Molecule: SAM riboswitch aptamer (S box leader)
Organism: Staphylococcus carnosus
RNA sequence: AACUUAUCAAGAGAAGCAGAGGGAAUUGGCCCUAUGAAGCUUCAGCAACAGAAGGUUAUUUAGACUGACCUCACUGUGCUUCAUCCAACAAGUACAACUUGAAAGAUAGGUG
Numbered sequence: 001a002a003c004u005u006a007u008c009a010a011g012a013g014a015a016g017c018a019g020a021g022g023g024a025a026u027u028g029g030c031c032c033u034a035u036g037a038a039g040c041u042u043c044a045g046c047a048a049c050a051g052a053a054g055g056u057u058a059u060u061u062a063g064a065c066u067g068a069c070c071u072c073a074c075u076g077u078g079c080u081u082c083a084u085c086c087a088a089c090a091a092g093u094a095c096a097a098c099u100u101g102a103a104a105g106a107u108a109g110g111u112g
Base pairs, nucleotide, nucleotide: 002111003110004109005108006107007106008105013043014042015041016040017039021032022031023030026088027087028086029085044080045079046078049076050075051074053071054070055069056068057067058066084104089101090100091099092098093097
């Protein structure tokens, strides 16, 4: 690379540098942007996915292990406008735009 599992309706931004793009990719829309895009740096913050730590509980004669739940930003990541912006494919319905799902994508864990 790839495969697989879970989640994606919540949450949390300032400053400096920089200087034209950005909202993942294609198409069509919609939107943000010189009242400063992307990116980088610093600081701050959000968040329990994994690890560590603490607690409750189930199992057990008891302890350990293990499972469930809770706490906790210490560690590894991630994230910090609306927002995975909408549509594309399928199904359903009041036939009108919606709803649900898929696909794709993102993040984390596992396999490799």